Model confidence (mean pLDDT): 80 of 100. This is a predicted structure of a 74-nucleotide RNA (transfer RNA) from a Prevotellaceae bacterium. It matches the Rfam family "tRNA". The family's RNA type in Rfam is transfer RNA.
């Protein structure tokens, strides 16, 4: 230099033939319970979907560009 994959909550990920409120588990917080801790149970918080731009009535999803990580080729 060329090609490809990945990027979504603090962590691990799901969701991609455009539209249903953007979700699960773990973690965190509160409560219940316990002499106390842990565990269980109930509830709650947490996301500009890597950045920017475009298409569209509407984009995590489609297009362009940039960035980061990983892999392959030379």
């Nucleotide at each position: 230099g060329c090609c490809g994959a990945u990027g979504u909550a603090g962590c691990u990920c799901a969701g991609u033939a455009g539209g249903c409120c953007a979700g699960a588990g773990c973690a965190g917080c509160u409560g219940c319970u316990u002499u106390g801790u842990a565990a269980u149970c109930a509830g709650c918080u947490g996301g500009u979907c890597g950045g920017g731009g475009g298409u569209u009535c509407g984009a995590a999803u489609c297009c362009c560009u940039c960035c980061a990580u990983c892999g392959g080729c030379u």
NCBI's taxonomy places the organism under Bacteria, Bacteroidota, Bacteroidia, Bacteroidales, Prevotellaceae.